[in-house]
C1' cells in the first nucleotide's frame, strides 16, 4: 500500500409548494361539521415476537404430580436465556525456544467413575473383544519316530504386545516380569475420588498424601442444582344499543346436574329466574386502560467495568383501517478528482434498511456512503 | 396484536432411536396396436427452504433467518 474479517459510531438540518394525523384558539353553523391561524408529529432498529419485567384478571395464588427453562465463577439489574469482569479449554499470530510469555478470536463450559441406551459401513472385537498372530500348559485325541522321550497337527485353553479396519481400539512412555503377554509390578507423566497445606470472595491455580483404573455421545433418555401459577390489552373496567325470559329434544333442583379456577388430581368458589344440544331472532358502537416513564439530556462523585447515586434541566407521536409524505432548491457531513505555495475555491458521488399500535429492559436480524478500533493475509521498502 | 402448524423429485405426500432419501401420478426409451389411449418392461430426475452449530456422521437434534398457511373478540 492492497484485500478480508469482527466490533463500534453516524445514519442530519433549513426554506418553498402541494398534502395528512392529533390538539389549542377564533369565526361560521340548529347540529353534523367547515374555514383561518398556532403548536406538535417514528427508529436505531419502531422489525422478528426470541427472552425478561411492569400492568390486569383468575380465591393476590394453595398442595402434589407432570411439564418447561437455565447450567464455569463473581458481580450488575426490577428481572432475564441479557450484560461486565475474570477462570478454564480450543484455534491462531508473534517472541523466546520445546515448553513458556504476550496479543487476538471462539466456546449451550454441571454430571459419561449413578443407571439405561446408541456408536451405521468396515473390522476379530464398538465395551462381558481372538481374524491373522503369539504361547504349548492340569489335560484329551491323531500321525510320525531313533519309543517311558521328541517332533508335527487338532480339541480344550492362555494372551490385548504387533498387523490390518475404523471417526474412535481398551490410560501414554520405559523397565521388570512371563510359556507368551497384560497396570501384572515399578518409575515418570496424565486423569478421577477423598483429604491436607498455601494463594484467591469464587471459578481456579501451585504443592503433598491415600485409594483407584479410565473410549465417545447428555443440542439421546436421564441425574443433580436453581427458577417458573395460568392467561395476555382481543387482558380487564364502564357506558350505550338490542331482545325470544319465546319454541323443540335431553338432563338437573341440596343425596346437587353443571360451571369457574392452572395440563392433571385435590382443594377452593359459584350454582336452580339452572345446564347441554337444535333451529332461529337481535346487537356488533363509544370511553377508560393508553402514554410522565425501572424516562431523556448534561455535569459531578463512586466503581477495572456492566452500572449506581446526587444535582440541574426537558416533556418527547398517540392513530384505530390506522397520520408523520412527495417534489424543488440550499446547507452540513464524509470520500474522490481538479486548480492553488497556502488560507481556500470548483466539480462529482452518497443518504440505505425500514416504518409506532399498552409500556419498558435486552437479544437477534436488516442497513447506502463514510469514519474509528482490533486482528489476519499478500506485496514493497528500511 | 397474541398464538400456532408446515417447507423433501415437475405435482401430491412418506421417511423418525441420527447411519447409502422413497411411493403414486407426471416425463424419456422399448414392447404391444394399423394408430392413439390403456397395459407391460426399463430408466432419468433431489441445494431435503437458507445459514450456522452439536456429532465420526444431520432430511431428522439445537440456534438464527426466509416463505406459506391456520386460530382468536
Nucleotide at each position: 500500500g492492497a484485500g478480508g474479517c469482527a466490533g463500534g459510531c453516524c445514519g442530519u438540518c433549513c426554506u418553498g409548494u402541494c398534502g395528512c394525523g392529533u390538539u389549542c384558539u377564533g369565526c361560521c353553523g340548529g347540529a353534523a361539521g367547515g374555514c383561518a391561524g398556532g403548536a406538535u408529529g417514528a427508529g436505531g432498529a419502531a422489525a422478528g415476537u426470541c427472552c425478561g419485567g411492569g400492568c390486569a384478571a383468575c380465591a393476590c395464588a394453595g398442595a402434589g404430580c407432570a411439564g418447561c427453562a437455565u447450567a464455569c465463577u463473581u458481580c450488575c439489574u426490577a428481572a432475564c436465556a441479557g450484560g461486565a469482569a475474570g477462570c478454564c479449554g480450543g484455534c491462531u499470530u508473534g517472541c523466546a525456544c520445546u515448553u513458556g510469555c504476550a496479543g487476538g478470536c471462539c466456546g449451550a463450559g454441571a454430571g459419561a467413575a449413578a443407571g439405561u441406551g446408541c456408536c451405521a459401513c468396515a473390522g476379530a472385537a464398538a465395551a462381558c473383544a481372538a481374524c491373522c498372530g503369539c504361547c504349548u500348559g492340569c489335560g484329551c485325541c491323531c500321525g510320525g519316530u531313533u519309543c517311558u522321550g521328541c517332533c508335527g497337527g487338532g480339541c480344550c485353553g492362555g494372551c490385548a504386545a504387533g498387523g490390518g479396519u475404523g471417526a474412535a481400539a481398551a490410560c501414554g512412555u520405559g523397565a521388570g516380569g512371563u510359556a507368551a503377554g497384560a497396570g501384572c509390578u515399578c518409575a515418570c507423566g496424565c486423569c478421577u475420588u477423598a483429604u491436607c497445606c498455601g494463594g484467591g470472595c469464587g471459578a481456579c491455580c501451585g504443592g503433598g498424601u491415600a485409594a483407584g483404573g479410565g473410549g465417545g455421545c447428555a443440542a439421546a433418555c436421564c441425574u443433580u442444582a436453581u427458577g417458573c401459577g395460568u392467561u395476555g390489552a382481543a387482558a380487564g373496567g364502564c357506558c350505550a344499543a338490542a331482545u325470544a325470559a319465546a319454541c323443540c329434544g335431553g338432563g338437573g333442583c341440596u343425596u346437587g346436574a353443571g360451571g369457574g379456577u392452572u395440563g392433571c388430581u385435590c382443594g377452593c368458589c359459584c350454582a336452580a329466574u339452572c345446564c347441554c344440544g337444535g333451529a332461529g331472532g337481535g346487537u356488533a358502537g363509544g370511553c377508560c386502560g393508553u402514554u410522565a416513564g425501572a424516562g431523556g439530556u448534561a455535569a459531578c462523585a463512586c466503581g477495572u467495568g456492566a452500572g449506581u447515586g446526587u444535582u440541574a434541566u426537558c416533556c418527547c407521536a398517540g392513530a384505530u383501517a390506522a397520520a408523520u409524505g412527495a417534489c424543488a432548491g440550499g446547507a452540513a457531513g464524509c470520500a474522490c478528482c481538479c486548480c492553488g505555495c497556502a488560507g481556500g475555491g470548483g466539480g462529482c458521488g452518497c443518504c440505505a434498511c425500514a416504518g409506532a399500535a399498552c409500556c419498558c429492559g435486552g437479544c437477534u436480524u436488516a442497513c447506502a456512503a463514510g469514519c474509528c478500533u482490533g486482528c489476519c493475509u499478500c506485496u514493497u521498502u528500511c | 396484536g397474541a398464538c400456532u402448524u408446515g417447507g423433501u423429485a415437475g405435482c401430491u405426500c412418506a421417511g423418525c432411536u441420527g447411519g447409502u432419501a422413497g411411493a403414486g401420478c407426471a416425463c424419456g426409451u422399448c414392447c404391444c396396436u394399423u394408430u392413439u389411449a390403456a397395459g407391460g418392461a426399463u430408466g432419468g430426475g433431489g441445494u431435503c427452504c437458507u445459514g450456522g452449530g452439536u456429532u465420526c456422521g444431520a432430511g431428522c437434534c439445537c440456534c438464527a433467518g426466509c416463505c406459506a398457511g391456520g386460530u382468536c373478540a